[in-house]
Context: one part of a larger RNA
RNA sequence: GAUUGAACGCUGGCGGCAGGCUUAACACAUGCAAGUCGAGCGGUAACAGGAGAAGCUUGCUUCUCGCUGACGAGCGGCGGACGGGUGAGUAACGCGUAGGAAUCUGCCUAGCAGUGGGGGAUAGCCCAGAGAAAUUUGGAUUAAUACCGAAUACGCCCUUCGGGGGAAAGAAGGCCUCUAUUUAUGCCGGAAGAUGAACCUGCGUUAGAUUAGCUAGUUGGUAGGGUAAUGGCCUACCAAGGCAACGAUCUAUAGCUGGUCUGAGAGGAUGAUCAGCCACACUGGAACUGAGACACGGUCCAGACUCCUACGGGAGGCAGCAGUGGGGAAUAUUGGACAAUGGGCGCAAGCCUGAUCCAGCAAUACCGCGUGUGUGAAGAAGGCUCUAGGGUCGUAAAGCACUUUCAGUAGGGAGGAAAGGGUGAUGCUUAAUACGUAUCAUCUGUGACGUUACCUACAGAAGAAGCACCGGCUAACUCCGUGCCAGCAGCCGCGGUAAUACGGAGGGUGCAAGCGUUAAUC
Numbered sequence: 001g002a003u004u005g006a007a008c009g010c011u012g013g014c015g016g017c018a019g020g021c022u023u024a025a026c027a028c029a030u031g032c033a034a035g036u037c038g039a040g041c042g043g044u045a046a047c048a049g050g051a052g053a054a055g056c057u058u059g060c061u062u063c064u065c066g067c068u069g070a071c072g073a074g075c076g077g078c079g080g081a082c083g084g085g086u087g088a089g090u091a092a093c094g095c096g097u098a099g100g101a102a103u104c105u106g107c108c109u110a111g112c113a114g115u116g117g118g119g120g121a122u123a124g125c126c127c128a129g130a131g132a133a134a135u136u137u138g139g140a141u142u143a144a145u146a147c148c149g150a151a152u153a154c155g156c157c158c159u160u161c162g163g164g165g166g167a168a169a170g171a172a173g174g175c176c177u178c179u180a181u182u183u184a185u186g187c188c189g190g191a192a193g194a195u196g197a198a199c200c201u202g203c204g205u206u207a208g209a210u211u212a213g214c215u216a217g218u219u220g221g222u223a224g225g226g227u228a229a230u231g232g233c234c235u236a237c238c239a240a241g242g243c244a245a246c247g248a249u250c251u252a253u254a255g256c257u258g259g260u261c262u263g264a265g266a267g268g269a270u271g272a273u274c275a276g277c278c279a280c281a282c283u284g285g286a287a288c289u290g291a292g293a294c295a296c297g298g299u300c301c302a303g304a305c306u307c308c309u310a311c312g313g314g315a316g317g318c319a320g321c322a323g324u325g326g327g328g329a330a331u332a333u334u335g336g337a338c339a340a341u342g343g344g345c346g347c348a349a350g351c352c353u354g355a356u357c358c359a360g361c362a363a364u365a366c367c368g369c370g371u372g373u374g375u376g377a378a379g380a381a382g383g384c385u386c387u388a389g390g391g392u393c394g395u396a397a398a399g400c401a402c403u404u405u406c407a408g409u410a411g412g413g414a415g416g417a418a419a420g421g422g423u424g425a426u427g428c429u430u431a432a433u434a435c436g437u438a439u440c441a442u443c444u445g446u447g448a449c450g451u452u453a454c455c456u457a458c459a460g461a462a463g464a465a466g467c468a469c470c471g472g473c474u475a476a477c478u479c480c481g482u483g484c485c486a487g488c489a490g491c492c493g494c495g496g497u498a499a500u501a502c503g504g505a506g507g508g509u510g511c512a513a514g515c516g517u518u519a520a521u522c
Base pairs, nucleotide, nucleotide: 001522002521003520004519006518007517008516009515010514013369014368015367016366018364020361021327026325027324028323030322031321032320035078036077037076040075041074043071044070047069048068049067050065051064052063053062054061055060056059085280086279087278094205095204096203097202098201099200100199103197104196108193109192112189114187115186118148119147126139127138128137129136130135156165157164158163170185172183173182174181206252207251208250213243214242215241218240219239220238221237222236223235224234225233255277256276257275258274259270260269261268262267282303283302284301285300286299305316306315307314308313333359335358336357337356341355342353343352344351345350372402373401374400375399382393383392384391385390406463408458409457410456411455412454416449420444421443422442423441424440425439426438427437428436466511467510468509469508470507471492472491473490477506478505479504480503481502487494488493
């Protein structure tokens, strides 16, 4: 000099834009953060409409009916493996880079083949219990795109090449009318792509030798098991190997990278925000389900802690967003909206979304603007100083003439909006002018931010300057007070009676909505 996720002191007008627990991976009150589908199913607890019945106060109340819109709880499907957080662990194929072969892949894309016929249950509802609660037991009954056989099998799997094994599910709209047809989907078996994931290897990846030897599933082989798959991954048997001064092992520290800061570069330091990868989810362990987890807001076991309890037993996990206590020099709102972008589910309308988009807080950083402009010498008053003449603050002020950015008040006002819905036309499909779908036209229509950006008008210089320093380094000097005291100080050093070095004042210098100090890096 540059820089910072900074903090502290003094001061503080506005806007844009970015970032904001670096410490206790400490403990957490409360709310929200993952649901959705009735076009899979049996149904109807609530709401609305309709129909019927009863009562009467004659337009209300009650009851019944799933008939319709819808829909609590339940079965079922898909999603809760994404998105969001944190950096404890990890010196490792964890990461980075370049390669490899023995793999799996839901949804998606294009293509091939099929989707015919049966069965038995079980939630829910109902009945009867147990328990303080969490929850739970028994009986009866019921549905499915839930479950299970038998049939079929181009391709698929196994094979001793004879053969053997293995699927499926329907629901909605239209037409027509009573069993066909059609539309857009769904389901099943192969094979391909895309995407995602798993595995292996070369090289690179902190410090310590005041850590020198380490290793028995250890190193290799054979056979088997296991896995999506290779492999001591596991087991049995056999051999005695494997690593290490080019630093094994041990110890300490640490998430890695793109990057960031600095520097002319080489390098050094660093890994906040953003992006990629990894690991973790109270601590330790385990598997289940599933295409995918050994699963942050799933399950089980053990432990610590907290809470409820009728003492028999139960409940919980903010390193999600806010917020609380604690720790700390120190880090924000228990805000708004799904309008946009994206995600989940759904044919769709839509629902959910603390992802996200916005707003709030604090000068935390960077950038921009303003705090007026011109004129004005009687060089006013006043302050300071003085050799008492003067000098200086100083065109500075006042005065005069202007302007009105920003802030204020009032009015106007884009863009972020494309979708979606209605109607019509033309294609495709079809027996069809239904339905469905695509394109176009037209009408309608969705904004949290938001009192938006921006524009116009109004009034008046009106509301807006501080901080550090002035001995040398280092730009900037005098007076008073103090008297080795009080104090200053980055280094050299100042202060013991004229201190440009302490404290105050006037003046000056430097930066400026900041300025200085401290800490840290180059």
Source information:
The part of an RNA shown here (small-subunit ribosomal RNA, 5' domain) has 522 nucleotides and comes from an uncultured prokaryote. Its Rfam family is "Bacterial small subunit ribosomal RNA". Its family is annotated with structural constituent of ribosome and ribosome in the Gene Ontology. Its mean pLDDT, the model's own confidence on a scale to 100, is 85.